[in-house]
This is a predicted structure of a 104-nucleotide RNA (SAM riboswitch aptamer (S box leader)) from a Bacteroidota bacterium. The prediction has a mean pLDDT of 81. It was read from a public genome assembly, where an Rfam model found it. NCBI's taxonomy places the organism under Bacteria, Pseudomonadati, Bacteroidota. The model forms 97% of the base pairs in the Rfam consensus. Its Rfam family is "SAM riboswitch aptamer (S box leader)". Rfam links the family to the GO term regulation of gene expression.
RNA sequence: CAAUUAUCCAGAAAGGUGGAGGGACUGAGCCCUAUGAUACCUUGGCAACCCUUGAAAGAGAAGGUGCCAAUUCCUGAUUCAAUUCAUUUGAAAAAAGAUAACUG
Numbered sequence: 001c002a003a004u005u006a007u008c009c010a011g012a013a014a015g016g017u018g019g020a021g022g023g024a025c026u027g028a029g030c031c032c033u034a035u036g037a038u039a040c041c042u043u044g045g046c047a048a049c050c051c052u053u054g055a056a057a058g059a060g061a062a063g064g065u066g067c068c069a070a071u072u073c074c075u076g077a078u079u080c081a082a083u084u085c086a087u088u089u090g091a092a093a094a095a096a097g098a099u100a101a102c103u104g
Base pairs, nucleotide, nucleotide: 001104002103004101005100006099007098008097013043014042015041016040017039021032022031023030026076027075029073044068045067046066048065049064050063051060052059053058072096078092079091080090081089082088
């Protein structure tokens, strides 16, 4: 990097560095941000998968990954249903993305 499978409405922040945008990409919305964001480092924490334990439910956090604003922040294109003058709302599935396990 690619394939397959599973999950994505749960959970979990302090300090330091630094000094401007950030929330994956694109349009729109909304939100975070000089009361210092994003990022990086340290410490701490969470418990999704592997793992440990257990008959199971569950528990654990030593180890491998992962994660710690907002549902993957929300929406877009498709289908279905309801509704309206316009529209709007709900549901499903998809695409994209993220994470894990395994394979190449």